[in-house]
RNA sequence: GAGUUUAUUGGCUAGGGUUCCGGCGUGCCAACACGUGUCUGGUCCGAGAGCCAAAGCUGGUGGGAGAGACAUCCCCUCCAGUCGCACGGCGGGACAAAAGCCCGGGAGAC
Numbered sequence: 001g002a003g004u005u006u007a008u009u010g011g012c013u014a015g016g017g018u019u020c021c022g023g024c025g026u027g028c029c030a031a032c033a034c035g036u037g038u039c040u041g042g043u044c045c046g047a048g049a050g051c052c053a054a055a056g057c058u059g060g061u062g063g064g065a066g067a068g069a070c071a072u073c074c075c076c077u078c079c080a081g082u083c084g085c086a087c088g089g090c091g092g093g094a095c096a097a098a099a100g101c102c103c104g105g106g107a108g109a110c
Stems, first nucleotide, its partner, number of pairs: 008054005015045002020042002022039001023036005056082005062076003066073002085105001087108001091103003
């Protein structure tokens, strides 16, 4: 300096706005309409650097049908590992809208 892999899915939370429900206010008692997220909330969105679980992957033990001269390929069960590190914009994008979502383990920094 270059390349490959590690970064999957589901649930939850931090957080987020306001399509729907509700709250509050107004119209007009009601239905309904309008306004309001500087309304605690329900639905909803939601983390690479948050939590949990599973899958997948890697290695090994045992077993199994078949193929192969052999190496080996395939399937099932069980065991172990899957760790560690991770500062991070501006700006843009989607849905009704916003965000720790996506661009993005990006640009950049060390």
A computed fold for a 110-nucleotide RNA from Sulfitobacter sp., annotated as Guanidine-I riboswitch aptamer.
Rfam family: Guanidine-I riboswitch aptamer. The literature on the family includes a 2017 paper in Mol Cell by Nelson et al., "Metabolism of Free Guanidine in Bacteria Is Regulated by a Widespread Riboswitch Class". From the family's description: This family represents a conserved RNA structure found upstream of the ykkC and yxkD genes in Bacillus subtilis and related genes in other bacteria. Rfam links the family to the GO term regulation of gene expression.
The source organism's lineage runs through Bacteria, Pseudomonadati, Pseudomonadota, Rhodobacterales and Sulfitobacter.
Of the family's consensus pairs, 100% are formed in the model.